[in-house]
RNA sequence: AUUAGAGUUUGAUCCUGGCUCAGAACGAACGCUGGCGGCAGGCCUAACACAUGCAAGUCGAGCGGAUGACGGGAGCUUGCUCCUUGAUUCAGCGGCGGACGGGUGAGUAAUGCCUAGGAAUCUGCCUGGUAGUGGGGGACAACGUUUCGAAAGGAACGCUAAUACCGCAUACGUCCUACGGGAGAAAGCAGGGGACCUUCGGGCCUUGCGCUAUCAGAUGAGCCUAGGUCGGAUUAGCUAGUUGGUGGGGUAAUGGCUCACCAAGGCGACGAUCCGUAACUGGUCUGAGAGGAUGAUCAGUCACACUGGAACCGAGACACGGUCCAGACUCCUACGGGAGGCAGCAGUGGGGAAUAUUGGACAAUGGGCGAAAGCCUGAUCCAGCAAUGCCGCGUGUGUGAAGAAGGCCCUCGGGUUGUAAAGCACUUUUAUCAGGAACGAAAUACCACGGGUUAAUACCCUAUGGGGCUGACGGUACCUGAGGAAUAAGCACCGGCUAACUUCGUGCCAGCAGCCGCGGUAAUACGAAGGGUGCAAGCGUUACUCGGAAUUACUGGGCGUAAAGCGUGCGUAGGUGGUUGAUUAAGUCUGUCGUGAAAGCCCUGGGCUCAACCUGGGAAUUGCGAUGGAAACUGGUUGACUAGAGUGUGGCAGAGGGUAGUGGAAUUCCUGGUGUAGCAGUGAAAUGCGUAGAGAUCAGGAGGAACAUCCGUGGCGAAGGCGACUGCCUGGGCCAACACUGACACUGAGGCACGAAAGCGUGGGGAGCAAACAGGAUUAGAUACCCUGGUAGUCCACGCCCUAAACGAUGCGAACUGGAUGUUGGGUGCACUUUGGCACGCAGUAUCGAAGCUAACGCGUGAAGUUGACCGCCUGGGGAGUACGGUCGCAAGAUUAAAACUCAAAGGAAUUGACGGGGACCCGCACAAGCGGUGGAUGAUGUGGAUUAAUUCGAUGCAACGCGAAAAACCUUACCUACCCUUGACAUGUCUGGAAGAUUCAAGAGAUUGAAUUGUGCUCGCAAGAGAACCGGAACACAGGUGCUGCAUGGCUGUCGUCAGCUCGUGUCGUGAGAUGUUGGGUUAAGUCCCGCAACGAGCGCAACCCUUGCCAUUAGUUGCUACAUUCAGUUGGGCACUCUAAUGGGACUGCCGGUGACAAACCGGAGGAAGGUGGGGAUGACGUCAAGUCCUCAUGGCCCUUAUGGGUAGGGCUUCACACGUCAUACAAUGGUCGGGACAGAGGGAUGCCAAGCCGCGAGGUGGAGCCAAUCUCAGAAACCCGAUCGUAGUCCGGAUCGCAGUCUGCAACUCGACUGCGUGAAGUCGGAAUCGCUAGUAAUCGCGGAUCAGCAUGUCGCGGUGAAUACGUUCCCGGGUCUUGUACACACCGCCCGUCACACCAUGGGAGUGGGUUUCACCAGAAGUAGGUAGCCUAACCGCAAGGGGGGCGCUUACCACGGUGAGAUUCAUGACUGGGGUGAAGUCGUAACAAGGUAGCCGUAAAU
Repeated sequence: AUUAGAGUUUGAUCCUGGCUCAGAACGAACGCUGGCGGCAGGCCUAACACAUGCAAGUCGAGCGGAUGACGGGAGCUUGCUCCUUGAUUCAGCGGCGGACGGGUGAGUAAUGCCUAGGAAUCUGCCUGGUAGUGGGGGACAACGUUUCGAAAGGAACGCUAAUACCGCAUACGUCCUACGGGAGAAAGCAGGGGACCUUCGGGCCUUGCGCUAUCAGAUGAGCCUAGGUCGGAUUAGCUAGUUGGUGGGGUAAUGGCUCACCAAGGCGACGAUCCGUAACUGGUCUGAGAGGAUGAUCAGUCACACUGGAACCGAGACACGGUCCAGACUCCUACGGGAGGCAGCAGUGGGGAAUAUUGGACAAUGGGCGAAAGCCUGAUCCAGCAAUGCCGCGUGUGUGAAGAAGGCCCUCGGGUUGUAAAGCACUUUUAUCAGGAACGAAAUACCACGGGUUAAUACCCUAUGGGGCUGACGGUACCUGAGGAAUAAGCACCGGCUAACUUCGUGCCAGCAGCCGCGGUAAUACGAAGGGUGCAAGCGUUACUCGGAAUUACUGGGCGUAAAGCGUGCGUAGGUGGUUGAUUAAGUCUGUCGUGAAAGCCCUGGGCUCAACCUGGGAAUUGCGAUGGAAACUGGUUGACUAGAGUGUGGCAGAGGGUAGUGGAAUUCCUGGUGUAGCAGUGAAAUGCGUAGAGAUCAGGAGGAACAUCCGUGGCGAAGGCGACUGCCUGGGCCAACACUGACACUGAGGCACGAAAGCGUGGGGAGCAAACAGGAUUAGAUACCCUGGUAGUCCACGCCCUAAACGAUGCGAACUGGAUGUUGGGUGCACUUUGGCACGCAGUAUCGAAGCUAACGCGUGAAGUUGACCGCCUGGGGAGUACGGUCGCAAGAUUAAAACUCAAAGGAAUUGACGGGGACCCGCACAAGCGGUGGAUGAUGUGGAUUAAUUCGAUGCAACGCGAAAAACCUUACCUACCCUUGACAUGUCUGGAAGAUUCAAGAGAUUGAAUUGUGCUCGCAAGAGAACCGGAACACAGGUGCUGCAUGGCUGUCGUCAGCUCGUGUCGUGAGAUGUUGGGUUAAGUCCCGCAACGAGCGCAACCCUUGCCAUUAGUUGCUACAUUCAGUUGGGCACUCUAAUGGGACUGCCGGUGACAAACCGGAGGAAGGUGGGGAUGACGUCAAGUCCUCAUGGCCCUUAUGGGUAGGGCUUCACACGUCAUACAAUGGUCGGGACAGAGGGAUGCCAAGCCGCGAGGUGGAGCCAAUCUCAGAAACCCGAUCGUAGUCCGGAUCGCAGUCUGCAACUCGACUGCGUGAAGUCGGAAUCGCUAGUAAUCGCGGAUCAGCAUGUCGCGGUGAAUACGUUCCCGGGUCUUGUACACACCGCCCGUCACACCAUGGGAGUGGGUUUCACCAGAAGUAGGUAGCCUAACCGCAAGGGGGGCGCUUACCACGGUGAGAUUCAUGACUGGGGUGAAGUCGUAACAAGGUAGCCGUAAAU
């Protein structure tokens, strides 16, 4: 100093696994915004091209000239000449420096860099020694003259100096040596000066600087060695100066550096060679660290300087601002020829998302030159530009509630903005103005006084002291003053991750988005606003890096099923290795030393007001090297051992392998006999075979393949695999006991061998089976499943192939860690007379399970447990085990093996559901058994469709369709047309007038409009007046809406379903979702009850409680009933026994008996009883499902209309009609129709009502008025039924539609559009195709009666009673439901999911006749400049020589090397290419339905073939 997670796969869960986010950083860019200061950084791209200016000069104390200010002197023509001094300036000779400093990162994967070493070297200036510095000579610039050229630049001749050049002398040291000797240097300049000398210049002496030689040092540089230093093996072999030696040459120096000869080496899986990429490091960023990424600024090293080559000078270069040559480009030109190189500082163009001023100064620091002054210095120091970054400051402070106005929201109450503002009181940082004012400056010079040197108090050097000058920045920092809140806040975000919410607009549009995802009319997710949150002179976005990511795992992961164990063995290299002793010291541990530059990081001091920043010291730098020590462990060496491993001996089991032979059963075929019409095949058939004799059966024969029973979670083998019997050859294993060897072992990259089936080649063989193929079926199709045939093949020999779901989806070997039960092969012990047995331990092979492990499933001494050794493999899904390349193969193909692009998942295990053409059990009018219907006819009614001005709207599988509607002529009414009204038909509030109301007339279709008449009420008050209700008028708030959204809602309802289920608490189990309970054995109508059980209890449902009905009792008797009496009559008296009525009770509980059952629950049978096992019926509908239905019952959010989508009126429409469907009515007749007579209900309704008797009418009805507010009166005659008659099987005496005429009733009004009556008319229809509905007993069927609605209208609907059946063996099947279980790739849940071709669009990619570039190799040609060698020719000052000449040098020529260039042949890479292959992604396309359930033929793997 020190470790954080989150979102996203699912209905949910755990895991695996990817994607994404929060952090930090930046040479950044972009968007919006922008007050100040300090510090730092600023072309990452085109090593692209550059106008202009500047960036390297300096020295007169090295030299000769030219120039010549000031001064001095002389002459005199007093303003000129000469002499002298010589500042300054100019080019030249010469010296030093231009090899530093500055820039850039192209090249370079090692000739580089880093770390640590080394020996065979050089080193200007600098430091310290030692020894010298003598004496000569000849030139060349400048300059002068001539001359060429446009220019740049030359050429010739002549003169001249030096610290330029060259000999000679000398040689302490140096170098060479054959140890005798030999070779090789130098230069002067400046200051001062006492003697002495002088040609008066000086010599001479001295000091300083310089020079020469040499030895050391320091610094710098060169060279060598080791280790480290990116990716690719789809780059595996590379190399002829290559590796080494000897000898020359060359270099400062080692060395194949170079050459000649000799040898044949050298490098490489510890990755050579080749390809791609890249300057390296200190460091920087990140990270807990280990690591990862990076190499701007600063510092060290390297490389480069337009591109390529080359050398020269020099201490140092093969040289950024030098030279030569070649090339490209630009510029000048008189066209002959020349000039140039910003990757120095500024700057320009260009490129780009993007990066600054053609600034100031040498004041400081540093550098070059100089003795110095000084000059030069785009190094540097400063300033300028841009928020590029880091740091600091400010944009005010206090007070201030009427919680102002405005904004926004609102439940209309209020809330919020918000003490925020205003107001009041203060302050003045920053900015502005004014004034003052530093540090950075210390010197060198100069003076004083000492010291050194010296002959010297000169000169020079110098300690100390004094003291002058020097500032780009700079109008500086800083300080003071003035005035005044004055000059100063934005950006992003607000669905989750992630801090922060509302309104409006929009309406899958516009848009957002980092991931998940938002948006289809109520968007906290888009856009705007208000508010809020976060940061703040910045804030966001984008790019890139690390982190999170334990997601490459050294620290620190995995491989049974998620990605992942090679198909199996043998074995090389490598890795690892038993017990014990000695030794060594490589690893290891430790001490010391050197190094690990500085800066940076860290700690601790100091300086800027703080901080950033700067600075002193320390620590650290985990590394490398040297050296000393230790010796446990690993390694090396050397002994020993036997527990690992192996050998020997004796047994044993075995489908282990190879080969030769033998056998029987069966299939098929052939021959012959017997025998006759079929056989075969299937779901059913057909193709096929058969009267030319099949099939069947008997006998004989042929041939091939495979070996029934035994046979076993038995055996053997490394795996693949191996099955009749016998012989031969042969491998391995196990057991037992001893002996021997002495670690000989394990694993195993490459390598080698084996390796099912299919397939390939050659040659055989061929019975059965059987890809392909043919035919028959099935089917919408059927290139399939089924059937009949049938060829390769299957078999053998030899040779290939080398893959499988080659699986235990589990690499090999070793050690350790509770058990139980089988079984195979040995062995031992016990007991025995034996068969049988019991026990122990070894080796296999199985099942179950402790601990432990695992995501779970599961594994569990045969591990998936605990350890250690070695190998192989994995890193999201798809693309893809594909392409290209390589290797192998006869081919098929195998092996090795990517990328672009695309998705946010893909996946494992388990859970709950749902589903299954899965299983088990059970129920229901579910089927079956029955009865009656519907579907055909006519009509009624509803719906669809069509039509219409409108045919209002809703309901639409079951669960819409005689439904909302328990009544559409007007009204209803919502629709259409026309005419009207606009505070409104209705509500509240304000003002004003009038009571209200009633009647009449006129216009109009009416709403309405216009007149006239009448009327004055109630309460209070003396009155005036006020008030209440009501009716008018005015203006505004508002009313109103059957307008939209049932997918914004409440409420109500339907449905699964009156099905038996749905849950909870606590506990327990599971990491968890969840499970348990609720499952199981019985039983029930029932999760009903009993028993069992890690469950124990409870709730909502079931049942019961409620109503009704069936029996009885008690009580009560009017309008009811009536045995007694009476009457025409319950009419009257009496009565309440009976019936009945309506209140209260009783009764039924499996209570009793028998049987079955588990001694239970319960079931079966019986008794008794009115009723028997929930007696019948009803009400009652769990958790939930269907975004089910309803905004047109009602309520209600939001939206919309407001002289209309509101309101009123009249007329029309909802009643249409080619058609289709649903539900009903009536029928088709004789179990009937018609006529006559006769009998028996229940439950209801009745005052705007029910309406009696009587009379009239054929009838509907009329008239009439008694009774009744109802056990009293009335509707009200019940009908089917019974008796009698008639009809006689027919479109009828059935059926009644339709139509005509005449009526009745209701009602303002029956035309559109009512019901009924009478007479007449008399349609279809003769029992209904496929299909389909209801019903299990007082039920179906059939018969009538009543109610609601209602003026009127009923075949509908809701009730009521009358008559009153048939059948249920049973649960195989259809439908629906329940429980358990199983599979699942489903979870909007099978109306699910999902595959492939084809068609269309887009994208990336492979092949492709080729085409165009880059890089590179080999061979050859060529050969500039330069260097080295050679040298015919020409030239030549110093030296030698008297001279001739020589020596030496130069030019030229030539040889070698070599750049550019050229030709040919390759290799590799990039781009492009008609056409073409597959792949990916897309909207609701086409064809099928392959997979997921037994997915409807179980699926899958390898292979072949067909389409």

Small-subunit ribosomal RNA from an uncultured soil bacterium, 1507 nucleotides, folded computationally. Its Rfam family is "Bacterial small subunit ribosomal RNA". RNAcentral holds the sequence, with entries from ENA. The coordinates come from a structure-prediction model, not an experiment, and the mean pLDDT is 85.